[in-house]
């Protein structure tokens, strides 16, 4: 730091996804040790049990225990007494326990996060509006009295909890009085200070207001009770401090406007109450205010912060542990006490719940520590200790302390350590792969040597401890202080150290298609499965599962969830808005934002300095402590902000003064379909009346409906009515936009130019708001010619609710009022400034001219273009450039501009405007192709022109189909179908039936065996294959020269490896082939252009058969193709001359190159020449080239062949062959017999023969080329009507043979007929091949004589020696179903105007939503399944609100006839003062009744939406998509 994913590819836009870090986690697999942390995120659910807040006897009175003393009794004795035991103690002394009164503390500590959007929190200020127990400092004081009451005792109630009455008593409990430095209040008064109210410091007068005692040691005294002194702990008042708390204010930090208005104690005032204190906090009265778009009110969510996580930062997320603050304590309300509470382990009341109960009543509150149940994916021990730190009480010892310190459990996290280290093979075994050679695991193991962390055993063994207590040197007056010593540890016999044995006990998890590091095999076969995204799996899967191997991390590893990052994907840093999402349809203007030049002041913003604050922890740096680290400690740094003081004055703001350039005005001119209203004009359409006139008109692709003999159309005249304004007219003008078009008038808005006279910043933008706003539509009333939704007809069509035609209502027009939308578009908000030009045009002005022209300039409106800009296209002084100001808007696609809510509207509907769910894209521009019922240019027997066919018939052959035991297999539009088949009766043969066989019909190797063996052959059985102890003949090579023997080999037999397969996959392949297409194309290097795909070159102008050549050109060259080189053929020459040829000479014959001879000619077959637009003329550009001509056998590639670019069709072939993988192995191999491949209702393809007279038949006659021939061709001659037979000459072939060529010519016949056409079919008699012609061959003779009279729609071939017609030959082959196929020659045409159309193709171009590319893509209804969602009679729940009813506790107020110790009067009784119970009232929680709001759940039915391999109907869109 980026990467994957939209496309055939590209760039951009844009979303989705991944790699990183983090966690109070959870889940899966696994798990050795230690340290430090950390651990209910859910049910603020409910809780059993134990513990978590007490303490002080030095405040008080009691009570208990105990010791001593004393007393009594008993016993004993040494008997005024002593000893032992028991009892008592009211009285004495000591120790000890503590229920109660009293004091202090239970407001801290600990827990939790429900509530709270708030001055709750953070930060900074204020408190002159406050309080503060304990603590500290200072000052002053502590006096005299009094009456009660718990405990206790007695009596009573109750199950209990608890409680009533009577009696006694104490205090540091309570009350009264005194005193008053002082304090509070009132009045008078002086001074100082403050932002205000006011505060502070004094003086004077008056009134009110305090207290408590205890104790040890020591001392004194003693009446033995006590008192006094000292000391100490307390007490009271006042001032101050410290700490803590209360209150107020500025600023800061969530979502929602589909919450827009909220508010009656509400806002303020006066007076009062209340409080520690301000305050509408509360009350009475008065006023009518207060808050809100800078978001009030409402709804949702949430404890806030230091911090923590992430990030480069800005920011985003978060608030667990630790720390600060707040809030809460079962839910709700309330107060009491107190310095402090509205009080977690206090009280009262209401409620829910749980428990006890004798049914009358009671008790309880773990969100303290453990623990339980429940909930949940999930979160621990009912541990030890107060040793340390801290807290409460106490004078202290000490007690209490689940705060805390420790330990336990959990890999939950971080950190550290270990599971060993070294040596050890060209490398064991096992396993895996393999091309079978080998490779991998792998120095890994074994084995050898060594070490000793950790775990185990044994031993030693801390620091944490200082205070305090005891003793106590010493200082010293007692007191107090106090060296040294001793005592005090939960953790813990732990950390740590030493020793011993011993490699011994200690490795897993995830991943291996790309992103992303790591690959093979097998299994599976769109199955099972994987998957974060893209995507894998349909028989060779590196993506599933397993294995081997590898990669990563490691006591962990993966997964899931969440947050930040990547994401500049909300853009402050740091984005956009012409076409990707996005400029409001346009204007006027409010708030707001922004604002020209000069100057003065100010100092709010801004900047600087200083001070304060910014708690600690955390973070960063440094240095230390645990062996390191995590962790901890010390110091420093950082901390944007805020506050206070001082300073600066450029900029912004504010205040004052001035200016004219922005803006506006005046004035002189100007153009205009700018707006409103009123008038008015002609042309045209239609209708009406009349005339002329007659049979049609009209309409279309063609028609029909329609109109017309009741007189249309056409034409003339007259009239009516409505709407729109031709030419001018423009690429023009005006307007803010919508929009505005005859002419005249009235009223009116804006704009431009000149002048430079006036004002003096008066400006720009503009959220809301208000106005305008095409068409359609709506309301009311008019109007209605033409046009014309709906509707009706006619056509078209498969249908045609459309397109076309004939009609036609609303509407279109006017008035008034709504609606408020649009592709309201320049898809481009408004304003200002700046930044090359060129050219046109509208309206002004200036110069210039006689007038034009021309030049300058302002405003507008177009085009082309520089820089610049843009993803590209493009924009470019009319910016989409460079800047400034302000506004609107966007944030993936679908769902959806939908639903709900609100506002508007008469309605239609508009504005605002989601979510669930779903997809991995959607989209822009450009590129290359392909395609188009787009265009241009150009080819091709492509059409046309022409000739002959096919499609009809019969037959042949092939195919489909059907049939069959099998009809083997393949080929399937062109480009399968007389194709693989250039030869299926057996064979072939791959198929079927049956009979056999298993090392095999064939190859190689190994082991063993075998001599009359192998091989040949006869016989029996059998359909054959085969089989049999059968018979006959009978071997070979080497060692070795010969033979024998022996050994080996071959052969054969048995066995083992293996063979074999026309079994599968042509979609695993090689090779070969078809096709586009013999089409003219396909590319490369370098350069150039483009961000890029890519383009250029190869396009363009000519030309060609051709990317052939020329010219031009940011291209220059090159390659594969084209052409040429090769073969055949056409002319000539040379060479050669038999088997060919025969002109001359000779011989011979009825005749013939028959013979001699010759090689001239023909010919043969080798070589060469020839043709190149070379020459002439014209055209062309002077070119390429084209046209014509000459010459030439041949002319502009002479004719033909061979030759097939890059590629396309997963084209064809696993059955030619080869081959990977899979499959069969007494069979899917092999052998044999027979059958089948030849079937036959049909359908198609290719052919043959015909339908006849340009013919058939008969007779006679003539002329080829190219081939084949020794298991062969086979002559003459003979026989047969013939097929053929006999025969055997010649020929290995320019020699002989096949062999006759046929059409044709000549003559004859037939006479238009299903025939003397046609020959199918059938009968019969023969011939030939072959082992064998039944299924199933060919040929011949005789007889038979079918369909068929030129072929529907449709369709094929051919442009010259071509088509057509005619025959000949060959391969295969025993024969042949060949009419096929491949060749050969003979006879030998017609036509091409032309390129509109059909088909195919080439180049350029336009469009595209196509790219498996139009056989493409794709839309909507319907049907089915599933999912989420809206509406819905309602039902139901949560929250909230209003009105009223009821009204607990309690505070407050009133009353208080009842009760009442202290004070007063009184001798007392009693009375008074004061207080209280009770009662009344205000407020008041819960509850009740009724209404409203809001959110959710649910609901028959219903609406659309989304999704879902192969459903239905059509064809809307994309190419002019066939009606843009």
């Nucleotide at each position: 730091a980026g990467a994957g994913u939209u496309u055939g590819a590209u760039c951009a836009u844009g979303g989705c996804u991944c790699a990183g870090g983090a966690c109070g986690a959870a889940c899966g697999c696994u798990g050795g040790c230690g340290g430090c942390g950390u651990g209910c995120c859910u049910a603020a659910a409910a809780c059993a049990u134990g513990c978590a807040a007490g303490u002080c006897g030095a405040g008080c009175g009691g009570g208990g225990g105990u010791u001593g003393g004393c007393c009594u009794c008993u016993g004993g004795c040494u008997c005024u007494g002593c000893c032992a035991g028991a009892g008592g103690u009211u009285u004495c002394a000591g120790c000890u326990c503590u229920a109660g009164c009293g004091g202090c503390g239970g407001a801290c500590g600990g827990c939790u996060g429900a509530g709270u959007a708030a001055c709750a929190c953070g930060u900074g200020c204020c408190u002159a509006a406050u309080c503060u127990a304990c603590c500290c400092c200072g000052g002053a004081g502590a006096u005299g009295g009094g009456g009660a009451u718990a405990a206790c005792c007695c009596c009573g109630g109750g199950a209990a909890a608890c409680u009533g009455g009577g009696g006694c008593u104490a205090a540091u409990a309570c009350c009264c009085g005194a005193u008053a430095u002082c304090u509070u209040c009132u009045c008078c008064u002086g001074g100082a200070c403050g932002c205000a109210u006011g505060u502070c410091c004094g003086g004077g007068a008056g009134a009110g207001g305090a207290a408590a005692g205890g104790a040890u040691u020591g001392g004194c005294c003693u009446u033995c009770g006590a008192g006094c002194c000292u000391u100490u702990c307390g007490c009271u008042c006042c001032g101050g401090g410290a700490u803590g708390a209360g209150g107020g204010c500025g600023c800061g930090g969530c979502c929602u406007a589909u919450c827009a208005g909220c508010u009656c104690g509400u806002u303020g005032g006066u007076g009062g109450g209340g409080u520690a204190a301000c305050g509408g906090c509360c009350c009475a009265c008065c006023a009518a205010g207060g808050c809100g778009a800078u978001g009030a009110c409402g709804g949702g969510u949430a404890g806030c912060u230091g911090g923590c996580c992430u990030g480069a930062g800005a920011g985003g997320g978060u608030g667990g542990u630790c720390a600060g603050c707040c809030a809460g304590a079962c839910c709700g309300g309330g107060a009491c006490u107190g310095a402090g509470a509205c009080a977690c382990g206090g009280c009262c009341c209401g409620g829910a719940c749980u428990c006890c109960u004798a049914c009358g009543g009671g008790a309880g509150g773990c969100a303290g520590c453990a623990g339980u149940u429940g909930g949940g994916a999930a979160u621990c021990u009912u541990g030890g200790g107060c040793a340390a730190u801290g807290g409460g009480c106490g004078a202290a010892a000490g007690c209490c302390u689940g705060a805390c310190c420790c330990a336990g459990c959990g890999a939950c996290g971080c950190c550290g350590c270990g599971u060993g280290c070294g040596g050890g093979a060209u490398g064991a075994a096992g396993c895996c792969c393999u091309u079978c050679g080998g490779g991998g695991u792998g120095u890994a193991a074994a084995c050898c040597g060594c070490u000793g962390u950790u775990g185990g055993a044994g031993g030693g063994g801390a620091a944490g401890a200082a205070g305090c207590c005891c003793u106590g040197a010493g200082c010293u007056u007692u007191g107090c202080c106090g060296a040294a010593g001793g005592g005090u540890g939960a953790c813990g016999g732990u950390a740590c150290c030493c020793u011993c044995a011993g490699a011994g006990g200690a490795a897993g998890c995830c991943c291996c298609g790309g992103c992303u590091a790591a690959c093979u095999a097998c299994g599976u076969g769109c199955c099972a499965g994987c998957a974060g995204c893209c995507g894998c799996g349909g028989u060779a899967a590196g993506a599933c599962g397993u294995a081997g191997g590898g990669g990563g991390c490691g006591a962990g590893c993966g997964u899931u969830g969440u947050c930040c990052g990547g994401a500049u994907u909300u853009a402050c840093u740091g984005g956009g808005u012409g076409u990707a999402a996005a400029g409001c349809g346009c204007g006027u203007g409010u708030a707001g934002g922004c604002g020209g030049c000069c100057u003065u002041g100010u100092a709010a913003g801004u900047c600087c300095c200083a001070c304060g604050u910014g708690a600690a922890a955390g973070c960063c740096c440094a240095c230390g402590g645990c062996u390191c680290a995590a962790c901890c400690a010390u110091g420093g740094g950082a901390a944007g902000c805020c506050g206070u003081g001082g300073g600066a004055a450029a900029c912004u703001g504010c205040a004052g003064g001035g200016c004219u350039u922005g803006a506006g005005g005046g004035u002189a001119g100007g153009a205009g379909a700018g707006g409103a209203c009123g008038g008015u004009g002609g042309a045209a359409u239609u209708c009406c009346c009349g005339g002329u006139g007659u049979a049609g008109c009209g309409g279309u692709g063609a028609a029909a409906u329609g109109c017309g003999u009741a007189g249309a159309u056409a034409u003339c005249g007259g009239g009516a009515g409505g709407a729109a304004c031709g030419c001018c007219a423009g690429u023009g003008a005006c307007g803010a936009a919508g929009g505005u078009g005859g002419c005249c008038g009235u009223c009116u808005g804006g704009c431009c130019u000149g002048u430079c006279c006036c004002u003096g910043a008066c400006g720009c933008u503009g959220a809301g708001a208000c106005g305008c706003g095409a068409a359609a539509g709506c309301u009311a009333g008019g109007g209605g010619a033409g046009c014309g939704a709906a509707c009706c007809g006619g056509a078209u069509u498969a249908g045609a609710u459309a397109c076309c035609c004939g009609g036609g209502u609303a509407g279109u027009c006017c008035u008034a009022g709504c609606c408020g939308u649009a592709a309201a578009c320049g898809a481009u908000g408004c304003u200002c400034g700046c930044u090359a030009g060129g050219u046109g045009u509208u309206g002004g002005g200036g110069g210039g001219u006689c007038a034009u022209a021309c030049c300058c300039u302002c405003a507008g409106u177009g085009c082309c273009g520089a820089a610049g800009u843009u993803a590209a296209c493009g924009c470019a002084u009319u910016a989409a450039g460079c800047g400034a100001g302000c506004c609107g808007c966007c944030u993936g696609g679908g769902g959806a501009g939908u639903a709900c809510g609100g506002c508007c509207g008469c309605a239609a509907g508009g504005c605002u405007g989601a979510a669930a769910c779903u997809c991995a894209a959607a989209c822009g521009a450009a590129u290359u192709g392909a395609c188009g019922g787009g265009g241009g240019c150009c080819c091709g027997c492509a059409c046309a022109a022409g000739c002959g066919g096919u499609g009809g018939a019969g037959c042949a052959u092939g195919u489909g189909g059907u049939u069959u035991a099998a009809u083997u297999c393949g080929a399937u539009g062109c480009a399968a179908a007389g194709c693989g088949a250039a030869g299926a009766a057996c064979c072939u043969u791959a198929c079927c039936a049956g009979g056999g066989u298993u090392u095999g019909a064939c190859a190689u190797g190994c082991u063993g065996g075998u001599a009359g063996u192998a091989g040949c052959u006869g016989c029996c059985c059998g359909a054959a294959a085969g089989a049999g102890u059968c018979g006959g003949c009978g071997a070979c090579c080497c060692g070795u020269a010969a033979a024998g023997c022996c050994g080996g080999g071959a052969g054969c037999c048995a066995g083992c490896a293996c063979a074999g397969g026309u079994g599968g996959u042509g979609c695993a392949u090689g090779g070969c082939u078809g096709u586009c297409g013999u089409c003219a194309g396909c590319u490369c290097g370098u350069g150039c252009c483009g961000u890029g795909a890519g383009g250029u070159g190869u396009u363009g102008g000519g030309u060609u058969a051709a990317g052939u050549c020329c010219c031009g050109c940011a291209a220059c060259g090159a390659g594969c193709g084209c052409a040429a080189c090769c073969c055949c053929u056409g002319c000539c020459c040379c060479u050669a001359g038999u088997u060919g040829c025969u002109a001359c000479c000779g011989g011979g014959u009825u005749a013939u190159g028959c013979c001699g001879a010759g090689c001239a000619c023909u010919c043969u077959a080798g070589g060469g020449g020839g043709a190149c637009u070379g020459c002439c003329g014209g055209c062309g550009a002077u070119g390429a080239g084209c046209c014509g001509g000459a010459g030439g056998a041949a002319g502009g590639c002479g004719g033909g062949g061979a030759u097939g670019a890059c590629g396309u069709c997963a084209a064809g072939u696993c059955a030619u062959c080869a081959u990977g993988c899979c499959c069969c192995u007494u069979a899917u191999g092999c052998c044999c017999u027979g059958g089948g491949c030849u079937a036959c209702a049909c359908a198609c393809a290719u052919g043959c023969u015909a339908c006849a007279a340009u013919g058939g038949c008969c007779g006679u006659g003539a002329c080829a080329g190219a081939g084949g021939g020794u298991u062969g061709c086979g002559a003459a001659c003979c026989c047969g009507c013939g097929a053929g037979g006999g025969g055997g000459a010649g020929c290995c072939a320019a020699u002989c043979c096949c062999a006759a060529a046929a059409a044709c010519c000549c003559g004859g016949u037939c006479c238009c007929a299903g025939u003397u056409c046609g020959g199918a079919u059938c009968g019969u008699a023969g011939g030939c091949u072959g082992c064998a012609a039944c299924u199933c061959g060919c040929c011949u003779g005789c007889g038979u004589g079918a369909a068929g009279g030129c072929g529907g729609a449709a369709u094929c071939g051919c442009u010259a020696g071509u088509a057509a017609c005619c025959g000949c030959c060959g391969g295969u082959c025993a024969g042949c179903u060949a009419c096929a196929c491949g060749g050969c020659g003979g006879u030998g045409a017609a036509u091409a105007c032309g390129u509109u159309c059909c088909c195919g193709g080439g180049c350029c171009u336009c469009g595209u939503a196509c790219a498996c590319a139009c056989c493409g893509c794709c839309c909507g209804u319907c049907a089915c399944a599933c999912c989420a969602u809206g509406g819905g009679a309602g039902u139901u729940g949560g929250c909230u609100u209003c009105a009223c009813c009821c009204g607990a506790a309690g505070c407050c107020g009133g009353u208080g006839g009842c009760c009442u110790a202290a004070c007063c009067c009184g001798c007392a009784a009693g009375g008074g003062a004061g207080g209280g119970a009770g009662c009344c009232g205000u407020c008041g929680a819960a509850g009740g009744u009724g209404g409203g709001g809001u959110c959710g759940a649910u609901g028959a039915c219903u609406g659309g939406g989304g999704u879902g391999a192969a459903g239905u109907c059509g064809u809307a869109a994309c190419a002019a998509g066939g009606u843009a």
A computed fold for a 1524-nucleotide RNA from an uncultured Bacillota bacterium, annotated as small-subunit ribosomal RNA.